[in-house]
RNA sequence: CCGGACGAGGGGCGCUGCAGCAGGGGCUCCAGCCGCUGCCAGGCUCGUCCGCGGCGUGCGACAUUUAACCGCGCCCAUUCGCA
Numbered sequence: 001c002c003g004g005a006c007g008a009g010g011g012g013c014g015c016u017g018c019a020g021c022a023g024g025g026g027c028u029c030c031a032g033c034c035g036c037u038g039c040c041a042g043g044c045u046c047g048u049c050c051g052c053g054g055c056g057u058g059c060g061a062c063a064u065u066u067a068a069c070c071g072c073g074c075c076c077a078u079u080c081g082c083a
Stems, first nucleotide, its partner, number of pairs: 001053001002051008010076006018043001020039004025034003042069001
């Protein structure tokens, strides 16, 4: 770095449906492509761990740091200020 698992980023309800997934249909020599229906707004970031994986001269110490974000509407919670 890649893939995966778990956790965290305070919550609830409603709406749309991009990616993705499931189902059906059509096109196609194949690989694939198109469209319809349904689900679908933590898919992102950070941390821990895993790996018959990739890359990389190696090891150690110190410092910094607990964040920044997350379509639309309403509501709750938390903090601050005003009345």